A computed fold for a 518-nucleotide part of an RNA from an uncultured bacterium, annotated as small-subunit ribosomal RNA, 5' domain.
Its mean pLDDT, the model's own confidence on a scale to 100, is 82.
Its Rfam family is "Bacterial small subunit ribosomal RNA". Its family is annotated with structural constituent of ribosome and ribosome in the Gene Ontology.
Context: one part of a larger RNA
RNA sequence: AUGAACGCUAGCGGCAGGCCUAACACAUGCAAGUCGAGGGGUAGAAAUAGCUUGCUAUUUUGAGACCGGCGCACGGGUGAGUAACGCGUAUGCAACCUACCUUUUACAGGGGAAUAGCCCGGAGAAAUUCGGAUUAAUGCCCCAUAGUAUUAUUUAAACACCUGUUUAGAUAAUUAAAGCAUUUGCGGUAAAAGAUGGGCAUGCGUCCUAUUAGCUAGAUGGUGUGGUAACGGCACACCAUGGCUACGAUAGGUAGGGGUCCUGAGAGGGAGAUCCCCCACACUGGAACUGAGACACGGACCAGACUCCUACGGGAGGCAGCAGUGAGGAAUAUUGGACAAUGGUCGCAAGACUGAUCCAGCCAUGCCGCGUGCAGGAAGACUGCCCUAUGGGUUGUAAACUGCUUUUAUAUGGGAAGAAUAAGCGCUACGUGUAGUGUGAUGACGGUACCAUAUGAAUAAGCAUCGGCUAACUCCGUGCCAGCAGCCGCGGUAAUACGGAGGAUGCAAGCGUUAUCC
Numbered sequence: 001a002u003g004a005a006c007g008c009u010a011g012c013g014g015c016a017g018g019c020c021u022a023a024c025a026c027a028u029g030c031a032a033g034u035c036g037a038g039g040g041g042u043a044g045a046a047a048u049a050g051c052u053u054g055c056u057a058u059u060u061u062g063a064g065a066c067c068g069g070c071g072c073a074c075g076g077g078u079g080a081g082u083a084a085c086g087c088g089u090a091u092g093c094a095a096c097c098u099a100c101c102u103u104u105u106a107c108a109g110g111g112g113a114a115u116a117g118c119c120c121g122g123a124g125a126a127a128u129u130c131g132g133a134u135u136a137a138u139g140c141c142c143c144a145u146a147g148u149a150u151u152a153u154u155u156a157a158a159c160a161c162c163u164g165u166u167u168a169g170a171u172a173a174u175u176a177a178a179g180c181a182u183u184u185g186c187g188g189u190a191a192a193a194g195a196u197g198g199g200c201a202u203g204c205g206u207c208c209u210a211u212u213a214g215c216u217a218g219a220u221g222g223u224g225u226g227g228u229a230a231c232g233g234c235a236c237a238c239c240a241u242g243g244c245u246a247c248g249a250u251a252g253g254u255a256g257g258g259g260u261c262c263u264g265a266g267a268g269g270g271a272g273a274u275c276c277c278c279c280a281c282a283c284u285g286g287a288a289c290u291g292a293g294a295c296a297c298g299g300a301c302c303a304g305a306c307u308c309c310u311a312c313g314g315g316a317g318g319c320a321g322c323a324g325u326g327a328g329g330a331a332u333a334u335u336g337g338a339c340a341a342u343g344g345u346c347g348c349a350a351g352a353c354u355g356a357u358c359c360a361g362c363c364a365u366g367c368c369g370c371g372u373g374c375a376g377g378a379a380g381a382c383u384g385c386c387c388u389a390u391g392g393g394u395u396g397u398a399a400a401c402u403g404c405u406u407u408u409a410u411a412u413g414g415g416a417a418g419a420a421u422a423a424g425c426g427c428u429a430c431g432u433g434u435a436g437u438g439u440g441a442u443g444a445c446g447g448u449a450c451c452a453u454a455u456g457a458a459u460a461a462g463c464a465u466c467g468g469c470u471a472a473c474u475c476c477g478u479g480c481c482a483g484c485a486g487c488c489g490c491g492g493u494a495a496u497a498c499g500g501a502g503g504a505u506g507c508a509a510g511c512g513u514u515a516u517c518c
Stems, first nucleotide, its partner, number of pairs: 001516002004514005011370006017363002019328001024326003028323003033070003038067002044061008077281003086206008096198002101194007109143004119132005149174011179186002207253003214244003219241008256278004260271004283304004306317004334360001336359003342356001343354004373404004384394004409455006418445001424439007462507005467488003473502005483490002
């Protein structure tokens, strides 16, 4: 010093922290949705009309489900794997991508075929699924138009770091678009640039073992082709025989890395909890789809192990999300509240969702703060303990007693900041759609913090030690027994070392012990 545990003890508050073990298995609930201002439209509701009084028609509205868009690649968890360009640091990409956002320029013409839903029918225990008919779109397809886009050919100039790059042209070919609201408005397509986020390459650094000395066949390089956003043996065909290694290759063991944290005067040594950055993983293994982005924790497929349902034909699942359960363990919390704030996704917005987050609950686990009274009071009282014992010492100003205070406690009353604004309605300015300004909902925590008043010393002290190291000593019991012990050691009849008592010392809501590091 600790993410600690155990023993004894325990008044309060603030701020932090809380499965280090089984990346063991998981009941239950929640953790990713949103948009009706993309589309068709149902159940239902309301109103009106007709009347056969419980139906029909019309209008308005409209949950769930479905098609479609965006999100689900973020946020949250864990550290199994990984000794590696994984991480750290410094560079490079003339070898690359980037949805949403910002800026700029240009454009948005015409047409078509389907499909879900709905309806009808069927299979199945279920999960689910099949057939028919019909329909929409910002879904899909075709045509047109287009270039600073792409591809190919080509001219000139400039530059350069090897392949080349840039600028100015020419020719040919190819690929676009979507509408919705109507009150402002929100979107679509192409191109260029920015921003943000990523990808790749390289220098240096990055644990132990030589009781691991040789390793390597896509292996090392070349040519070509394919593949990728992109370079590359990344993959393949052919050719060559290379490449690494005592400056430790290869093999084995261990391990996520860093900022940081602990210790130390420093140099160093040790650690990698919380918080932040990066990486990897999501029951185990594999291979992909969609997409700007995944080879995707709460998506899909295959195989495996395990668990569950079954009508035995077949199906379902993945807490290393938040709570919670069992197990393991010395050991680690609530199946809580709220979206009020901060942020995220969707939406024009209102808003919806958000176990992110903000809060509350539990635990002395830690750090910090406060309290458990203060002043006076000597007959130096009684009791206890000790002694050289008619007496003295100590407990000890300690108590009693007198006065004071009220932090805290209890009761009563008041009572926050955290909230900035959003929509809407006004006003002002000019660049006419922006800015400023006025007004204008909203608090989980919480009747909490805090403040005031009243009452009354009232509600609150323990733990370890006392032979030396090491602050603190006597008596009794025991008799090498019982026991103590970090080291030296103590105990066999006068034990300051064992057990008890009185006294003392050290810390104090803690004190000791154990474990580990310096």